Bacterial RNase P class A from a soil metagenome, 367 nucleotides, folded computationally. Its Rfam family is "Bacterial RNase P class A". Rfam classes the family as a ribozyme. The prediction has a mean pLDDT of 76.
C1' cells in the first nucleotide's frame, strides 16, 4: 500500500437547575432531608428456542407445521463449535435451503429437426436396386431411389458422458487407454467421507428454495399471561340443546350411594380420560379502580483447571433499571477522535437488520 478476520469503546469532565427506584429518618399531610443506583451494541425486527403463568391430563393417533452432511455444545434452537463434501477468490478467508430422481406424479418459454425423445444442414454408396457413360468382356466412372448414420454444424440454459487411437462405405462405447459413472472388496476415520484395488461398457440427463418420499422434532394460548382485594348492577332478558334403565335394607313417599349408555364442557381434529346437572348463541346492564405478577438471573466478572473449539468444572467477589401515558434531561464552559444508527415496559440464549467514527491483535498478497 492493497486485503482478510477477531476485539474494544459509544462521549469524558466541571458548574446550575430539573426527574426517578430503594434505603433511612423528619413531618398531622402535601411534602421535605441525606445516602446510593438509573436504557442499548443493536434496547430495533417479532424470526427462532425457552423459564414462567394459565388450560390440563408430561396418554395414544391423526391432520398442520418446522429441520435436513456427520460429531459435539447448549435449558434448548432453525442457534454456535469443529469436521466432511461442493463452489468463490491468487491468497488470508468468505457462502451452502447439504437425504431421496432406480417409488409415482409434473415441470422447463422462445429457438430448434427433436428437451425422454430426434434428422434442419449434413456424411456413405461396402452390399442389393434401377440408369446413364466406356470397354470384346471382365471391370471402371456418375447419377438416382431405398437404404445406413449420429461422428461434424446449426438452435439452446441444457441435445442419448469427455479426450484420444483404431475400426468402418461413412460412423458409432462398436473396441481399446485414461477420466467420469456403478456394483464389490481393503485400509484409515466415532461418523460423513477420502484412497486403493479388481469387474463392469454403463440406467433415459436437469429441477425436490416443485408436489411428493424418508428421518428427526413440536399440545394450545400468552404479562393485554394470570393471582388477590375493594366497589357497582339488572343472580336481567331471549332461543336452543339437556335423559333413561338396573341395583341397594318388610311395606308406602321422598332422599342418598353404585354401575351402564346418551348429553354437555375440557385451548386444531378423533380416541381415551377427567368433570358436571348444567351447557351453547344472541341482547341488554355494571366495573375497567388498586396490590401482585415486576427484577438475585439457565447472571456479569476475575483467576485456576480440562477441552482443537464451542463450552463445562472449580473457587473468589460484585448487585449493575423496574416506569405506569411512561423517569435519566436543560443550559453554560473545556478537552477530543466523534457522536452516526437510535430509548427498557415479564424475563434471558441467538439470528437478522441499521450505524458515524477511532483504537488494539493477526494474517495473506504486491512493491
Nucleotide at each position: 500500500g492493497a486485503g482478510u478476520c477477531g476485539g474494544c469503546c459509544a462521549g469524558g469532565c466541571a458548574g446550575c437547575c430539573g426527574c426517578u427506584g430503594u434505603g433511612c429518618g423528619c413531618a398531622c399531610g402535601a411534602g421535605u432531608g441525606c445516602a446510593u443506583g438509573g436504557a442499548g451494541g443493536a434496547a430495533a425486527g417479532u424470526c427462532c428456542g425457552g423459564g414462567c403463568u394459565c388450560c390440563a391430563u408430561c396418554g395414544g393417533g391423526c391432520a398442520a407445521g418446522g429441520u435436513g452432511c456427520c460429531a459435539g455444545g447448549u435449558a434448548a434452537c432453525g442457534c454456535c463449535u469443529g469436521g466432511g463434501g461442493g463452489g468463490c477468490g491468487u491468497g488470508a478467508g468468505c457462502c451452502c435451503a447439504c437425504g431421496g430422481a432406480a417409488a409415482g406424479u409434473g415441470c422447463a418459454a422462445c429457438a430448434g429437426a427433436a428437451a425422454g425423445a430426434u434428422a434442419c444442414c449434413g456424411c456413405c454408396u461396402a452390399a442389393g436396386u434401377g440408369c446413364c457413360g466406356u470397354g470384346c468382356a471382365a471391370g471402371c466412372g456418375g447419377c438416382a431411389a431405398c437404404g445406413g448414420c449420429a461422428a461434424g454444424g446449426g438452435u439452446g440454459a441444457a441435445a442419448u458422458g469427455g479426450u484420444g487411437c483404431g475400426g468402418u462405405a461413412a460412423g458409432a462405447g462398436c473396441g481399446c487407454a485414461c477420466c467420469g459413472c456403478g456394483c464389490g472388496a481393503g485400509u484409515g476415520g466415532c461418523a460423513a467421507c477420502a484412497c486403493u484395488c479388481u469387474c463392469g461398457g454403463c440406467a433415459c440427463g436437469g429441477c425436490a428454495a416443485a408436489c411428493c418420499c424418508c428421518a428427526c422434532c413440536u399440545g394450545g394460548a400468552g404479562c393485554a399471561a394470570g393471582a388477590c382485594c375493594a366497589a357497582a348492577u339488572a343472580g336481567g332478558g331471549a332461543a336452543g340443546c339437556g335423559a333413561g334403565c338396573a341395583g341397594c335394607g318388610c311395606c308406602c313417599g321422598g332422599g342418598g350411594c353404585u354401575g351402564c349408555u346418551a348429553c354437555a364442557u375440557g385451548u386444531g381434529c378423533c380416541c381415551a380420560c377427567a368433570u358436571g346437572g348444567g351447557c351453547u348463541u344472541c341482547c341488554g346492564g355494571g366495573u375497567a379502580g388498586g396490590u401482585c405478577g415486576c427484577u438475585a438471573g439457565a447472571g456479569c466478572u476475575g483467576c485456576g483447571c480440562g477441552g482443537c473449539g464451542a463450552c463445562g468444572c472449580g473457587c473468589a467477589u460484585c448487585c449493575c433499571a423496574g416506569a405506569g401515558g411512561a423517569a435519566u434531561g436543560g443550559c453554560u464552559g473545556u478537552c477530543c477522535a466523534a457522536g452516526a444508527c437510535a430509548g427498557a415496559a415479564c424475563c434471558c440464549g441467538g439470528c437478522u437488520u441499521a450505524u458515524c467514527g477511532g483504537c488494539c491483535g493477526a494474517c495473506u498478497c504486491u512493491u